[in-house]
RNA sequence: UGCAGAGUAGGCAGUUGUGCGUUAAGUGUUGUGUGAACGGGGAGUUGUCACACAAACGAAAAGCGGGAGUUUCCCGACCUUGCGGUACGGCUGUCGCAUCCCGCUGCC
Numbered sequence: 001u002g003c004a005g006a007g008u009a010g011g012c013a014g015u016u017g018u019g020c021g022u023u024a025a026g027u028g029u030u031g032u033g034u035g036a037a038c039g040g041g042g043a044g045u046u047g048u049c050a051c052a053c054a055a056a057c058g059a060a061a062a063g064c065g066g067g068a069g070u071u072u073c074c075c076g077a078c079c080u081u082g083c084g085g086u087a088c089g090g091c092u093g094u095c096g097c098a099u100c101c102c103g104c105u106g107c108c
Stems, first nucleotide, its partner, number of pairs: 002107004010095010020084003029055008040102004061081003064076005
């Protein structure tokens, strides 16, 4: 000098635990604003994430128990099973620095 490689945050999928909602919040979509993070070091976006506001859209209950008192109505989500593009955590797998410079490991 050249070639090859490793490693972050985080995303996604599966599984599991504890919750929340099922009286519809949350999730997802769009717009505006603010902020944050982005391999070991530096820089860093039109990408990512969080929050606030606004807009459109939008969901599954059943059993069971109790009460009324008679085939009907009401109540219970700390009774059970479901349901929700639900929240957080554990485990497994997978993808993975937008990009630029330097560094690290191996080989020549």
Predicted 3D model of a 108-nucleotide RNA (THF (Tetrahydrofolate) riboswitch aptamer). Rfam family: THF (Tetrahydrofolate) riboswitch aptamer. About the family: Tetrahydrofolate (THF) riboswitch was first reported for Ames et al. as an RNA motif in 5' untranslated (5'-UTR)regions of folate transport and biosynthesis genes in Firmicutes genomes. Rfam links the family to the GO term tetrahydrofolate metabolic process.